RNA sequence: AAUUCAAUGCAGGGGAGCUUGUGCAAGCAGGCUGAGAGGAAGUCUUUGGGCUUCGACCCUUUACCUGAUGUGGAUAAUGCCGCCGUAGGGAGUAUCGAACACGCCCCU
Numbered sequence: 001a002a003u004u005c006a007a008u009g010c011a012g013g014g015g016a017g018c019u020u021g022u023g024c025a026a027g028c029a030g031g032c033u034g035a036g037a038g039g040a041a042g043u044c045u046u047u048g049g050g051c052u053u054c055g056a057c058c059c060u061u062u063a064c065c066u067g068a069u070g071u072g073g074a075u076a077a078u079g080c081c082g083c084c085g086u087a088g089g090g091a092g093u094a095u096c097g098a099a100c101a102c103g104c105c106c107c108u
Stems, first nucleotide, its partner, number of pairs: 003099003007095004011060004017032006039054006064089003070083004
C1' cells in the first nucleotide's frame, strides 16, 4: 500500500401488507407482523385506485424487486416464519480512523 471493518459529509435507492367492528359510501375506531404498514399538501381518476412534492423509517449489496398465483409450517388472515438464497436484478463517492503492522521498504 492493496484488502477488510467502522464513523462522518454529500449524493442516491426503497417499501407501506394482512385483518376485525361500524357505515350505502366516503370514512372512523381497533387487531397482527415489522425499523417503517401512506403523516402533510397538491393533483388525476374508469371510484378500484394512481401520481407528485415534503415528512417518518430502512437501505446503498443483510434495503428492496424478480422468480412467485412457487414451496413447507403456523395463523383469524397475510411474505407471519422457514426454504428457494453464497440465486438473478438492485442505489457510491469523498474524508477520517482502526486492523493488517513489534510487519515491509528506504536512510543513518
Molecule: TPP riboswitch aptamer (THI element)